[in-house]
RNA sequence: ACACUGAAUGUGCCGAAUCUUCACGGAAAUCGUCAGAUACGCGUGAAGAACGGGGGACCCAUCUAAGGGGUGAACGGUGCGUAAGCACUAAGGCGAUCUCCGACGCCGAACCCGUCAGCUAACCUCGUAGGCGUUCGGAGGCUCAGCG
Numbered sequence: 001a002c003a004c005u006g007a008a009u010g011u012g013c014c015g016a017a018u019c020u021u022c023a024c025g026g027a028a029a030u031c032g033u034c035a036g037a038u039a040c041g042c043g044u045g046a047a048g049a050a051c052g053g054g055g056g057a058c059c060c061a062u063c064u065a066a067g068g069g070g071u072g073a074a075c076g077g078u079g080c081g082u083a084a085g086c087a088c089u090a091a092g093g094c095g096a097u098c099u100c101c102g103a104c105g106c107c108g109a110a111c112c113c114g115u116c117a118g119c120u121a122a123c124c125u126c127g128u129a130g131g132c133g134u135u136c137g138g139a140g141g142c143u144c145a146g147c148g
Base pairs, nucleotide, nucleotide: 011133012132013131014130018049019048020047021046022045023044024043025042029038030037031036050128051127052126053125054124055123060118067116068113069112070111071110076089077088078087079086080085092107093106094105095104098140099139100138101137102136103135
């Protein structure tokens, strides 16, 4: 000097998966006349806001079995293989403030319901996880500050 791995801090990314209050617990740190006091972050429970999903009328639409359906970007297709799978491709999606354009890079899975569900006002109901280290250029906007 380079590469790899781990940790910490800052700052972020995918995703609906965030925030607030109260109670209990416990605790960094600070103050102290050393009796004590305050208490960041954290855990559990409850409630609420916000965001996201499902069910659910008239009307309209559609189907009745090789069952059907839901979340999600992750419909599908071709080839190899006895199969499980593998490779390529692909609709679609992602890559640091809002949008658009271009280039480059990456993903293109998985799971659930259980014979049942189209849309759907009122209404009912569920979730707030998990996984990561994230490019550049151009154009147009938004906001703030200073000066006139």